Small-subunit ribosomal RNA, 3' major domain from a Candidatus Aenigmatarchaeota archaeon, 477 nucleotides, folded computationally. It matches the Rfam family "Archaeal small subunit ribosomal RNA". Gene Ontology terms of the family: ribosome and structural constituent of ribosome. The sequence was found in a public genome assembly. Its mean pLDDT, the model's own confidence on a scale to 100, is 84.
Context: one part of a larger RNA
RNA sequence: UGGCGGGGGAGCACACAAGGGGUGGAGGCUGCGGUUCAAUUGGAUUCAACGCCGGAAACCUUACCAGGGGAGACAGCAGGAUGAAGGUCAGGCUGAAGACCUUACCAGACAAGCUGAGAGGUGUUGCAUGGCCAUCGUCAGCUCGUACCGUGAGGCGUGCCGUUAAGUCGGUUAACGAGCGAGACCCACGCCGCCAGUUGCUACCCGGUUUCUUCGGGAACCGGGGCACUCUGGCGGGACCGCUGGCGAAAAGCCAGAGGAAGGUGUGGGCGACGGUAGGUCAGUAUGGCCCGAAUCCCCUGGGCUACACGCGGCCUACAAUGGACGGGACAAUGGGAUGCGACCCCGAAAGGGGAAGCCAAUCCCCAAACCCGUCCCCAGUUCGGAUCGAGGGCUGCAACUCGCCCUCGUGAAGCCGAAAUCCCUAGUAGGCGAACGUCACUAUCGUUCGCCGAAUACGUCCCUGCUCCUUGCACA
Repeated sequence: UGGCGGGGGAGCACACAAGGGGUGGAGGCUGCGGUUCAAUUGGAUUCAACGCCGGAAACCUUACCAGGGGAGACAGCAGGAUGAAGGUCAGGCUGAAGACCUUACCAGACAAGCUGAGAGGUGUUGCAUGGCCAUCGUCAGCUCGUACCGUGAGGCGUGCCGUUAAGUCGGUUAACGAGCGAGACCCACGCCGCCAGUUGCUACCCGGUUUCUUCGGGAACCGGGGCACUCUGGCGGGACCGCUGGCGAAAAGCCAGAGGAAGGUGUGGGCGACGGUAGGUCAGUAUGGCCCGAAUCCCCUGGGCUACACGCGGCCUACAAUGGACGGGACAAUGGGAUGCGACCCCGAAAGGGGAAGCCAAUCCCCAAACCCGUCCCCAGUUCGGAUCGAGGGCUGCAACUCGCCCUCGUGAAGCCGAAAUCCCUAGUAGGCGAACGUCACUAUCGUUCGCCGAAUACGUCCCUGCUCCUUGCACA
C1' cells in the first nucleotide's frame, strides 16, 4: 500500500422486511451428471455451466462408431514405347460400385514403389495469443501535472461537514488544477405545433346500390370531391427545482404546493472507467508452438448424438367451479410474404386436399386469445387432468423402423396445491392471455420481440446476502 475480521462508524441494493406469484411433490419437454454402448462426438461446472455453444441432429448438419472408397504441389532415386498413368463389356465380391479380382479390349507418356517436402486436420495447448464475450458493476470509482510532507515504499489532492442516483454539488482544509468514468450525449415512448397526403383518413359536400322508415330522413357499402381528424415521418417547441411557501448556513440541496401532457434523472433502452477473475471461446474466424500426414486428411452407405436402474437444473400442463364443455358475439400490436403469403369456392367429421383472385405489398394475404352472452356440469379422481397405449387417416421429405409433426375414434395413468429449502417482482411492473418472427423441407413447452387484461405491498432497517467510503487490529501478500 492492499486484502481480510463472527472490529467500529456512515450510506446503499427486491438484501431483509411488507406483499403478489412461483420452484422444490406429479406427468411431460429440454439441458446436464452418472451408467450403458461399436459410438452414445466435443466444450461449458457456484453466483458468472446445465431450453448454453443461437445446439429444435431422420440423411445432410456431424466433429463420434462400423464398413467401403479417394488423395502426395515440388525435388531426388528406382520404374517406363518389351507399353506408364487412365478408361471399360461380362462374371465374381459388395449395401452399391472396373474400388478390387478373373478374363479380354481401348489408349499412348508419364510416373506414390522409396526418401524428403506439402495440401488438409472441429488433432493438442484459451496456462503461448489476437479478437469477441461474461462477471465484479451502470458499482462510483481509477488516475495525472505541479506544489507540499516522508530517508524510502508512499502520502496528500481523493480528508472533514452537509448533500446527491453519483469523487453529484456546496462549504472548509497544503493543496491548486486536470483527465478517464458519473452526468451530459444518442434512440424510442408520452404532450403540442409546422410541413406533407397515397396505398392512409372521411368531419363536410355530391352521385349510386342495398336496407330500415313515423316518408322528414337514418344506416351500411361503392365512387368522386376534400386533407379537418386519425395515422404515417421529417422538422421544431416543451422540464430548468424555472415559480410560491417551508427547512437548511443568504450554500449545495430537501419537503410541500401551483401550473402542466409530463416533474425533480419523466419512463424504457444504447453507452460498461483503471483493473481483477491465468473467467469463457484454438469447435465461428485469425494465430505461435507441438502432433498426424496415406492417416488424426477427404468422400459415401448405415448407425449414433434420441440409449436408461438413477441424481440435478430450467420450463410446459395440471390438480379444477374466479373452473370445464358446447353454441353465438367482439376488440390488437410487432413482424413476415415469390419455386412465398394465399383471400374466396368446392370436397372431407378433421388434419388436409382440388382449384384460384389479389399481392414484390401503408394497396393483397398471413390475423388472435383471455373477454362478453346463452345453455349444461354440482364437488366426484369428476364432463377435473391429460400421460400412456391400440386403431384408422393426413403432411413434409430421396427416405419418417431406429427417430418427425398433425387429425379422428378408443384407452384414460400420476396428480386433491407439494418437507427442508429456494427464486422472481415496486406499475402499465408482477401475474394472466394470446400473436409474430428466428431456427425452418417438415417439427417450438425454446429464444427474441409484440400487443390485450391488469393487481397487492414498501412502517422501515442493516438482522440475513452483498456493495461503497472512513477508521481500527493482523502471525496474510